This is a predicted structure of a 103-nucleotide RNA (Glycine riboswitch aptamer) from a Phycisphaerae bacterium.
């Protein structure tokens, strides 16, 4: 069971932070981006990852203090991602679709 929990697809919502400064890429003229290649100052947390209470678990002790192990996040860290638009984004809503109570 008219089908939770979960998982896959698709639809829609989704925030934060420099259009940062210098260089080559750069030319018929003006200018501008991408990161394609470097160098530097900021800054974000809601892809990913990382850390970590209280309890519980073990070992230790006449009891404690005390040590180990697993270990939670949206908390924290900022490696990695990101700082106009665009992509991307945790999450949440809504069909479908598999599952079959594992809640």
């Nucleotide at each position: 069971c008219u089908g939770a929990c979960a998982a896959a697809c698709a639809a829609g919502a989704g925030a934060g932070a420099u259009a940062c400064u210098u260089u080559c890429c750069a030319g018929a003229c003006c200018g501008a981006a991408a990161u394609g290649a470097a160098a530097g100052a900021g800054c974000c947390g809601a892809a990913g990852g990382g850390g970590c209470a209280a309890g519980u678990g073990g070992c230790a002790u006449a009891a404690a203090g005390g040590c180990c192990a697993a270990g939670a996040a949206a908390c924290u860290c900022u490696c990695a991602g990101g700082c106009a638009a665009a992509a991307g984004g945790a999450u949440c809503u809504u069909g479908u679709u598999u599952u079959g109570a594992c809640g």

Background: The sequence was found by an Rfam model in a public genome assembly. Lineage of the source: Bacteria > Pseudomonadati > Planctomycetota > Phycisphaerae.